[in-house]
Context: one part of a larger RNA
RNA sequence: UGGCGGGGGUCCGCACAAGCGGUGGAGCAUGUGGUUUAAUUCGAUGAUACGCGAGGAACCUUACCUAGGCUAGAAUGUAGUUUGACCGAUCCUGAAAGGGGUCUUUGUAGCAAUACACAGAUUACAAGGUGCUGCAUGGUUGUCGUCAGCUCGUGCCGUGAGGUGUUGGGUUAAGUCCCGCAACGAGCGCAACCCCUAUCUUUAGCUGCCAGCGAGUAAUGUCGGGGACUCUAAAGAGACUGCCUGCGUAAGCAGAGAGGAAGGAGGGGAUGACGUCAAAUCAUCAUGGCCUUUAUGCCUAGGGCUACACACGUGCUACAAUGGCGGGUACAGAGGGCAGCAACACAGCGAUGUGAAGCCAAUCCCAGAAAGCCCGUCUCAGUUCGGAUUGAAGUCUGCAACCCGACUUCAUGAAGCUGGAAUCGCUAGUAAUCGCAGAUCAGCAACGCUGCGGUGAAUACGUUCCCGGACCU
Numbered sequence: 001u002g003g004c005g006g007g008g009g010u011c012c013g014c015a016c017a018a019g020c021g022g023u024g025g026a027g028c029a030u031g032u033g034g035u036u037u038a039a040u041u042c043g044a045u046g047a048u049a050c051g052c053g054a055g056g057a058a059c060c061u062u063a064c065c066u067a068g069g070c071u072a073g074a075a076u077g078u079a080g081u082u083u084g085a086c087c088g089a090u091c092c093u094g095a096a097a098g099g100g101g102u103c104u105u106u107g108u109a110g111c112a113a114u115a116c117a118c119a120g121a122u123u124a125c126a127a128g129g130u131g132c133u134g135c136a137u138g139g140u141u142g143u144c145g146u147c148a149g150c151u152c153g154u155g156c157c158g159u160g161a162g163g164u165g166u167u168g169g170g171u172u173a174a175g176u177c178c179c180g181c182a183a184c185g186a187g188c189g190c191a192a193c194c195c196c197u198a199u200c201u202u203u204a205g206c207u208g209c210c211a212g213c214g215a216g217u218a219a220u221g222u223c224g225g226g227g228a229c230u231c232u233a234a235a236g237a238g239a240c241u242g243c244c245u246g247c248g249u250a251a252g253c254a255g256a257g258a259g260g261a262a263g264g265a266g267g268g269g270a271u272g273a274c275g276u277c278a279a280a281u282c283a284u285c286a287u288g289g290c291c292u293u294u295a296u297g298c299c300u301a302g303g304g305c306u307a308c309a310c311a312c313g314u315g316c317u318a319c320a321a322u323g324g325c326g327g328g329u330a331c332a333g334a335g336g337g338c339a340g341c342a343a344c345a346c347a348g349c350g351a352u353g354u355g356a357a358g359c360c361a362a363u364c365c366c367a368g369a370a371a372g373c374c375c376g377u378c379u380c381a382g383u384u385c386g387g388a389u390u391g392a393a394g395u396c397u398g399c400a401a402c403c404c405g406a407c408u409u410c411a412u413g414a415a416g417c418u419g420g421a422a423u424c425g426c427u428a429g430u431a432a433u434c435g436c437a438g439a440u441c442a443g444c445a446a447c448g449c450u451g452c453g454g455u456g457a458a459u460a461c462g463u464u465c466c467c468g469g470a471c472c473u
């Protein structure tokens, strides 16, 4: 000077408390450990690993295993030698890769020699390596933490390490601001500037809208038209404790105050200081060193990454009547679409198939939103709850669904009656609950992830205690 203390003071955070819903018990999905295996590729391991890298493992991916093959090699460049083509067709062997053979066959300049171009073979340089080291590194990332801190110049103090400033009194979400002070200033952070959202105005009106006018229909902005409204998308306005009252020297605080769509940071996002954990990553990429070079490289087929006594994490579905089932009926937002989305018609119980209009999309399509509401039924039961598992028959994608896909129909109908110790999330359009879309993608193991809207709570006395953090001592 820091760090630490079951020392003290002050303060904060879903940290506790107050509430609501879960996890821990069941079945399944998924990740991990372990075990097994020829291989079950590798990495991630308290918080900060475990639906994580992986936003798509049947082949490919793929790095692993087994087997078969290649050796300047799967790609590219340079130089030398050599062939004349390359391409294409075809035969044998083979699981394929690979190996062996046959047929066909150059162009430009030039009389030619030859040169150039192109391609193959070969030789030699450069190869290749998801091999090791993240404790040699760059870059990137997690975490403390969106916590309020971390420093510098000059001056002053101290022999010096250092201190001061940055402490103190108030205040704030904030080292935010005010006052004071041997300090005066400044930088990185805070805040603001950026984006979305809540209100209004102006401009514009195609594909969006339809109040008024007209036409038309069984019906529909369908048509003429219109720009009022909604909306779209550009520009502005608006919020600043600006006004009022009280407290205060001030900063500021309080108010069921006024006005206002919004009030004291309106809500959300992006944004992450100096640094910490020799944190993570040599398997995104790059890279030093080491290792390997007829193999630790490369190609191919099949298998594996999907195993299963078990243990843990994260989820989904339930255990039911605030419910299940049947019928009817209403209302979103945000997205995607040409090797695509597909209306509609027909066939099929259905997955889907056959035909096919429209749409490169504010135009057409995906597209039925679901919970909700109305009517009926079930009457507390392992049930008309629950749907695992299994059998059979199918559909689709794709060379190919045996290992190892999804979906459909019929049948089957397991555990489970609210979960021990313990433990997690959340303070408002939040939790809870309900569906919709997208990326990846041939298909899909998505119940994941990322977004979108619908319905929509309870509670916070308070800071003694648990956890983490900040300042002073």
Stems, first nucleotide, its partner, number of pairs: 007473007015463002019426005026317008034308002042053002064303007076126009088103006106117004128292002131290003137286002139281003142277001144275001149188006155164003168179003194269004199237007209226002213224003240263001243257001244255004306445001319419001323378007335366003340359002344355004385416001390411007432455007